[in-house]
Molecule: transfer RNA
Organism: uncultured Eubacteriales bacterium
RNA sequence: GCUCCUGUAGCAUAACGGAAAUGCACCUGCCUUGUAAGCAGCAGAUUGUCGGUUCGAAUCCGACUGGGAGCU
Numbered sequence: 001g002c003u004c005c006u007g008u009a010g011c012a013u014a015a016c017g018g019a020a021a022u023g024c025a026c027c028u029g030c031c032u033u034g035u036a037a038g039c040a041g042c043a044g045a046u047u048g049u050c051g052g053u054u055c056g057a058a059u060c061c062g063a064c065u066g067g068g069a070g071c072u
Base pairs, nucleotide, nucleotide: 001071002070003069004068005067006066007065010024011023012022013021018055027041028040029039030038048064049063050062051061052060
């Protein structure tokens, strides 16, 4: 330098183009003499950035950028 894969909550992952869900963690409550475990509940996301297509984009297209793999 070229090709391919990948970026979603603190972490790990889902998600036919109709607008984001689950587990763990955090927080609150119950339980306990107390802690842990267990049970119940709440909150937390400008979906890497910028543009384009579309009535509508996490999803499709382009550029840039972080990470990974391969080739030279």